Overview: A computed fold for a 114-nucleotide RNA from uncultured Ruminococcus sp., annotated as FMN riboswitch aptamer (RFN element). The coordinates come from a structure-prediction model, not an experiment, and the mean pLDDT is 84. Its Rfam family is "FMN riboswitch aptamer (RFN element)". From the family's description: The RFN element is a highly conserved domain that is found frequently in the 5'-untranslated regions of prokaryotic mRNAs that encode for flavin mononucleotide (FMN) biosynthesis and transport proteins. Lineage of the source: Bacteria > Bacillati > Clostridia > Eubacteriales > Ruminococcus.

[in-house]
RNA sequence: UGUCUUCGGGGCGAGGUGCAAUUCCUCACCGGCGGUAUAGCCCGCUAACAAGCUUUUGCUUGCCGAACCUGUGAAAUUCAGGUGCCGACGGUACAGUCCGGAUGAAAGAAGAUA
Numbered sequence: 001u002g003u004c005u006u007c008g009g010g011g012c013g014a015g016g017u018g019c020a021a022u023u024c025c026u027c028a029c030c031g032g033c034g035g036u037a038u039a040g041c042c043c044g045c046u047a048a049c050a051a052g053c054u055u056u057u058g059c060u061u062g063c064c065g066a067a068c069c070u071g072u073g074a075a076a077u078u079c080a081g082g083u084g085c086c087g088a089c090g091g092u093a094c095a096g097u098c099c100g101g102a103u104g105a106a107a108g109a110a111g112a113u114a
Stems, first nucleotide, its partner, number of pairs: 001114007013027004028097002030087002032045004040085002049062005067083005089100003
């Protein structure tokens, strides 16, 4: 470097209003992959969504959320303490947590083999 195999996303519990809400309100709960002093919110990637090309499938472009303070230290927006914030599309009483595309795909991780 080529080929192949396996793995590869978590979370609504309690109360309230209502004909109806795991969707609203109060409290609760969750955190993919690579990098870097250990990261949802620093840098980058994937997925999703949109457009174009091609139409087997794939490629290109666009879009792509959110953090501060104090302390320790050689080094941390990553650790400790504190306070805060964010979360695609379709469905449905308005959804990060339900159902669906998805028994899918991918960033990638591990292994086998030449």